[in-house]
The RNA shown here (small-subunit ribosomal RNA) has 1489 nucleotides and comes from an uncultured bacterium. It matches the Rfam family "Bacterial small subunit ribosomal RNA".
RNA sequence: AGAGUUUGAUCCUGGCUCAGGAUAAACGCUGGCGGCGUGCCUAAUGCAUGCAAGUCGAACGGAGGGUGGAGUUUCGGCUUCAUCCUUAGUGGCGGACGGGUGAGUAACGCGUAAGUAACCCAUCCCCGAGUGGGGGAUAACCCCGAGAAAUCGGGGCUAAUACCGCAUAAAGUGGGAGACCACCAAAGCCUUCGGGUGCUUAGGGAAGGGCUUGCGUCCGAUUAGCUAGUUGGUAGGGUAAGGGCCUACCAAGGCUAAGAUCGGUAGCUGGUCUGAGAGGAUGGUCAGCCACACUGGGACUGAGAUACGGCCCAGACUCCUACGGGAGGCAGCAGCAGGGGAUAUUGCGCAAUGGGCGCAAGCCUGACGGAGCGACGCCGCGUGAACGAAGAAGGCCGGAAGGUUGUAAAGUUCUUUUCUUGAUGAGGAAUAAGCUUCAGAGGGAAUGCCGGAGUGAUGACGUUAAUCAAGGAAUAAGCCACGGCUAAUUACGUGCCAGCAGCCGCGGUAACACGUAAGUGGCAAGCGUUGUUCGGAAUUAUUGGGCGUAAAGGGCGUGUAGGCGGUUUAGCAAGCCUGGUGUGAAAGACCUCAGCUCAACUGAGGGAACGCAUUGGGAACUGUUAGACUAGAGUAUAGGAGAGGAAACUGGAAUUCCAGGUGUAGGGGUGAAAUCUGUAGAUAUCUGGAAGAACACCGGUGGCGAAGGCGAGUUUCUGGCCAUAUACUGACGCUGAGGCGCGAAAGCGUGGGGAGCGAACAGGAUUAGAUACCCUGGUAGUCCACGCUGUAAACGAUGUGCACUAAGGCGUUGGACGUUACAGUUCAGUGCCGAAGCAAACGCGAUAAAGUGCACCGCCUGGGGAGUAUGCUCGCAAGGGUGAAACUCAAAGGAAUUGACGGGGGCCCGCGCAAGCGGUGGAGCAUGUGGUUUAAUUCGAUGAUACGCGAGGAACCUUACCAGGGUUUGACAUAUACAGGGAUAGUGCAGAGAUGCAUUAGCUGCUUGCAGUCUGUAUACAGGUGCUGCAUGGCUGUCGUCAGCUCGUGCUGUGAAGUGUUGGGUUAAGUCCCGCACCGAGCGCAACCCCUGCUGUCUGUUGCCAGCAUGUAAUGGUGGGAACUCAGACGGUACUGCCGGUGACAAACCGGAGGAAGGUGGGGACGACGUCAAGUCAUCAUGGCCCUUAUGUCCUGGGCUACACACGUGCUACAAUGGCCGGUACAGAGUGAAGCGAAACCGCGAGGUGGAGCAAAUCGCAGAAAGCCGGUCUCAGUACGGAUUGAAGUCUGAAACUCGACUUCAUGAAGGUGGAAUCGCUAGUAAUCGCGCAUCAGCAUGGCGCGGUGAAUACGUUCCCGGGCCUUGUACACACCGCCCGUCACACCACCCGAGUUGGGGGUACCCGAAGUCGCUAGUCUAACCAGUAAUGGGGGACGGUGCCGAAGGUAUGCCUGGUAAGGGGGGUGAAGUCGUAACAAGGUAACC
Repeated sequence: AGAGUUUGAUCCUGGCUCAGGAUAAACGCUGGCGGCGUGCCUAAUGCAUGCAAGUCGAACGGAGGGUGGAGUUUCGGCUUCAUCCUUAGUGGCGGACGGGUGAGUAACGCGUAAGUAACCCAUCCCCGAGUGGGGGAUAACCCCGAGAAAUCGGGGCUAAUACCGCAUAAAGUGGGAGACCACCAAAGCCUUCGGGUGCUUAGGGAAGGGCUUGCGUCCGAUUAGCUAGUUGGUAGGGUAAGGGCCUACCAAGGCUAAGAUCGGUAGCUGGUCUGAGAGGAUGGUCAGCCACACUGGGACUGAGAUACGGCCCAGACUCCUACGGGAGGCAGCAGCAGGGGAUAUUGCGCAAUGGGCGCAAGCCUGACGGAGCGACGCCGCGUGAACGAAGAAGGCCGGAAGGUUGUAAAGUUCUUUUCUUGAUGAGGAAUAAGCUUCAGAGGGAAUGCCGGAGUGAUGACGUUAAUCAAGGAAUAAGCCACGGCUAAUUACGUGCCAGCAGCCGCGGUAACACGUAAGUGGCAAGCGUUGUUCGGAAUUAUUGGGCGUAAAGGGCGUGUAGGCGGUUUAGCAAGCCUGGUGUGAAAGACCUCAGCUCAACUGAGGGAACGCAUUGGGAACUGUUAGACUAGAGUAUAGGAGAGGAAACUGGAAUUCCAGGUGUAGGGGUGAAAUCUGUAGAUAUCUGGAAGAACACCGGUGGCGAAGGCGAGUUUCUGGCCAUAUACUGACGCUGAGGCGCGAAAGCGUGGGGAGCGAACAGGAUUAGAUACCCUGGUAGUCCACGCUGUAAACGAUGUGCACUAAGGCGUUGGACGUUACAGUUCAGUGCCGAAGCAAACGCGAUAAAGUGCACCGCCUGGGGAGUAUGCUCGCAAGGGUGAAACUCAAAGGAAUUGACGGGGGCCCGCGCAAGCGGUGGAGCAUGUGGUUUAAUUCGAUGAUACGCGAGGAACCUUACCAGGGUUUGACAUAUACAGGGAUAGUGCAGAGAUGCAUUAGCUGCUUGCAGUCUGUAUACAGGUGCUGCAUGGCUGUCGUCAGCUCGUGCUGUGAAGUGUUGGGUUAAGUCCCGCACCGAGCGCAACCCCUGCUGUCUGUUGCCAGCAUGUAAUGGUGGGAACUCAGACGGUACUGCCGGUGACAAACCGGAGGAAGGUGGGGACGACGUCAAGUCAUCAUGGCCCUUAUGUCCUGGGCUACACACGUGCUACAAUGGCCGGUACAGAGUGAAGCGAAACCGCGAGGUGGAGCAAAUCGCAGAAAGCCGGUCUCAGUACGGAUUGAAGUCUGAAACUCGACUUCAUGAAGGUGGAAUCGCUAGUAAUCGCGCAUCAGCAUGGCGCGGUGAAUACGUUCCCGGGCCUUGUACACACCGCCCGUCACACCACCCGAGUUGGGGGUACCCGAAGUCGCUAGUCUAACCAGUAAUGGGGGACGGUGCCGAAGGUAUGCCUGGUAAGGGGGGUGAAGUCGUAACAAGGUAACC
């Protein structure tokens, strides 16, 4: 410090996710030791048991006990004194600290800084004064009584440092101007007799506390108004103390947009975690403060409490009970139950530190110190070290070689931290009392006081730490990961299953992603997961973001608060700058040093703490006060342009309607029609009239307005703007949250108006449907007046104002200057193009911007849910404003790129259409396919690009299928070992055959022996037309013989990419030319190759025969010839070469000449980059998987030939351009030895007999047919057509039943030219005619070839199909067979409304009113004091009564917030549901608001 993820790819925007750190954690696997920390985050739920606050006998009277003495005795004891111990009670001090928890609290609660002249303070310290003299009670104790108990009542006795008077009384308190006056106190105890210690009062201090104030301190405005003791005053009360703290009266204030009130959440801080920082999150342990103690209320005592282990009352809960009544409060330490993912011992000790009491000894102390449990965290140590290659064995991988685990192990040598056993053994302990001793103050003095030194008891931890000895490598390694991010890979298993997953995503038979193994990587007594938090995230942006199109500028103005503000002078000093002082607790963090062996941990010192307060100084800037200025802003006068606004009036054209005239059959409307209208006279045309609305031409990226918007003319009223000149005011300015106003269309209300247009509606069409588009009508509305609504893609998708920068160029509107005119200058508008700059790009850019800045406002923070719900608010309503969440996805989006596509555009091709000829589709048959059937009907091919296809030929074989019968190293290959000797040929028997049994003959090469070969056994293996063409090679089809497809360098662009290859011409062609940031190149095109057409040369047999010769009935038959034909080699010829025209002086095109052939002459072979996961595992090859007495192999028979039917491809026909009969003519290319087979003979014929000739320019197949000549048939199911069937035959073949072909005779079906639709063909072509060949024993209507005869038509490119180039749009990229919307149906999920129902919270009003304070009262009782001789009275007190307040409770009301809910509603999600087709292309009616 970044990375992954939107796309075919790119850049950007933007979210999601990851890597880091931390944790009071939990869970999974694993686990050796030690140190230091830490441990109920949940139920402030409930608690058994024990302990956690007592102490003082030197305050007091007793009681009990011990010891000793004395007295007495009935010897039991009793009495008394002294002393010691224990202690219930009275009394004192302490239980307000320490310890726990975080419920409440948004507050002066906390933090920080101040104030208190408005206060208190027990204990402690310092310094004064005093401590005199009296009195009356009361617990304990005794007696009696009530009660189950808790406890209580009555009577009697008693003490005090308990209580009460009196005296004394200032420096205290009160009064007073002052002098002065008034008032208030006490307690003793111990003693070694020296004193010590208490008590009272006053002052001061220390420490602690109360109260007040400035500033800071979470979220919500879907909480906007709150407040009656409320705000202030006066008087009084109350308090330690100010104060509405309380009461009475008076006034009507107080708080709030700088967020009151209300709601939610929360203890606050030092700090902690993270971060570069700024920040963000957090507040557990430790420390400070606060609050609470079962819940609520209350006071008492006290220095201090409104009191955790005190009291009273109410409530809930638990316990005891004799039912009358009582008791209790672990949020102390342990512990229990419960909740929970989850958190410990009912341990030891007061030895240390600290606290309470005490003179002290000491007692108490679950504070604390130790220990125990938990890897919960941090830190440290160890699980051994060195050597050790035969690179062992085993594992894993590999075809093998080998690699890897791996110096790892074993083995050898060594060490002993740790461990076990034993022994030794610090420090934490300081000192107390006491004793010894020294010094000091003091002074009359000391034994007293004070200080120092020495000595001096005490250890929970603890079998401590540490050290030593002995033993022995001995006791000690796991977890996670290995597709990318992210370090680390192979094999097997599994087969969209099981599973993984943080994101992207893996898994459907070759998974580096699941599971396992091996290996590797990382960390290590831990490792991983989960949760939370900061970071990365500049993803809330102060540092440090944005708003034209990605989310985002308010519809526009005016203006309040607020923010910001021109030049200059002087002052002030709030901000600001700079010093001092105080504070900012400690701990923590940082630096340095130090102590535990190191570290964690701990100690010491230092710095820092950016803050707050206070006090000096400064005056540039901001602010403020006073004054001045004119450049901002404004005013006046003189001009100008304008659909700016409002009102009134006026005008013509058009439309419709009405009346009349002329006139006759249609009009209207559409893609085509119909509804509609018209003979009752329309449309058309003429004249006249009426009505309403809108204003042609001018008219213009022209004008005006803030925006919405504004268009005939005239008048009136009125707003703004511009330019020039002069004068004036003197910062009066800019922006603008709220507020107010304006605000298209549609809509609403009331009243008018209504010609045209026209939602709704009706009808007609269209359509599968058509609640639409089209047509005919037509109501609201559109218009006017007044009022409401307040929204729009209200757009420049661009807030307003000011300033600055900046090559400029070309228009245009209105002014001014200037010029003879044009040109020009300048201001204000309105447009286009563009430098720099900006921008993701598109683009913006003289309109001051989308550049550079300033000021102010508005707005944004992933998509969906949703501009929805709910609340509030506005509106008559419709609806508007404000405006969420649950849930869900990993994207959604912008710009640009390359493709593909379009019922987009342009250009151009093709038997693509058109023009023609002939077919298919109808019939019968052949053949292939589907389907069906079957034991099997083997398999494959399936739009074009399967279907007379693989198959160029299924009776057996083929054959892969079925049935049955056999066989298992095999029908076939290689190798080894052993045994045997045969191989081979034949015969017989059984059998359907395979096969089995029996039997006969019977090896080769070389020297024994070996080799070859065969059989049998055994092992490796063979074999598979079994699966996967979606694992593959090869081959093939198709787009397409279409003209395209690419690369290198350069250049352009952030990039994907572009350029080249686009453009202007031209071509069959990316063919060629020209132009051009390109220049070149490659694969394709063309040419080179073959056939054919013309011709030359050469060669002439088996071919040829002109001339010569010869022969025959006839024939190149023969001699001969080499001319011709022909055959075969090698050549030539055609190149837009020539002429004319067009074209750009090009390429090229058009025409012509010559030529056998003319513009690639005709045909063939040849198929770019690629597409279709196209086809083929059954041609072959091949990975993987599967079978192995079978899915291999052999055999017999059957099947592939089935048959209601459907389709493709063909054949033959339907006839007279024909059929039949007779005669007769002319090919080419092939093929032949297990072959072709002549002549001759036989048969009606298929064919048979025959066997000449021929390995073929020689012989054979082999008669070509259509044609031509003649005859016949005469339009009919025929003398057309030949299916089907019968009979008889021929041929091939072991064998024609299933299941061959052919022949003859007989039979004589459908069919009379074929619906929708559809195919081929552009010339030697279509059509038509026959011939040959491959396969093959036989079988051809198929296939491949060959020749004969031989047409018609093409105006043309609008349309259908396919294709090429350019361009355009795109939401497509699996690429239009794309994408995608909504309803409905089903499932699940969260939510909203909801009759109700049930909790919680707080408010108001009222009722009741506990405890208790305060007040009143004088009923009862009453020791101290006073008066009195006394009785008694007074004062005071207690109880009682009563009033105000007052918790819980109750009633009523309405508010907030949960749970649940019949039913209703939309939303989201979900491989294959339904209906349509809305959007994306002109998306087929442009889309959208």

Its mean pLDDT, the model's own confidence on a scale to 100, is 83.